Predicted 3D model of a 73-nucleotide RNA (transfer RNA) from an Anaerolineaceae bacterium. Its Rfam family is "tRNA". By type it is a transfer RNA.
[in-house]
RNA sequence: CGGGGUGUAGCUCAGCUGGCAGAGUGCUGCGUUUGGGACGCAGAAGUCAUCGGUUCGAAUCCGGUCACCCCGA
Numbered sequence: 001c002g003g004g005g006u007g008u009a010g011c012u013c014a015g016c017u018g019g020c021a022g023a024g025u026g027c028u029g030c031g032u033u034u035g036g037g038a039c040g041c042a043g044a045a046g047u048c049a050u051c052g053g054u055u056c057g058a059a060u061c062c063g064g065u066c067a068c069c070c071c072g073a
Stems, first nucleotide, its partner, number of pairs: 001072007010025004019056001027043005049065005
């Protein structure tokens, strides 16, 4: 320098076939218990890497940029 992949909750990841942003785990509160754990109920936590474009509507489609990984030179 060229090609490809990944980026979504604290963490691990779904969702990418355009139409309400989710799961597990963790965290907070309550119940249960002598207490803890386990279990049950409730809750908080998101600029969907970033900037623009298309569209009535974008995590999803298109273009630029950034970070990381792989391959080639």